[in-house]
């Protein structure tokens, strides 16, 4: 320098252009003589940044930013 692929909770990940979720972990209850397991409840998000296109973007286009891999 070319090329694909990935960016979403604290983690690991989902979500057909239509209300952004799920499990772990954290917090608090419940169970226990206690302590883990286990079972319930809350609690967390400008969807990596700008702009475009649509009534309507996380999704679809485009620079740019990151991170992997691959090739010179």
């Nucleotide at each position: 320098c070319g090329g694909c692929c990935c960016g979403u909770a604290g983690c690991u990940c989902a979500a057909u252009g239509g209300c952004a979720g799920a499990g772990c972990a954290c917090u608090c209850g419940g169970c226990u003589u206690a302590u883990a397991u286990c079972c319930g409840a809350a609690c967390g998000g400008u969807u990596c940044c700008a702009g475009g296109u649509u009534c309507g973007a996380g999704c679809c286009c485009u620079g740019g930013c990151g991170g992997g891999c691959c090739g010179a």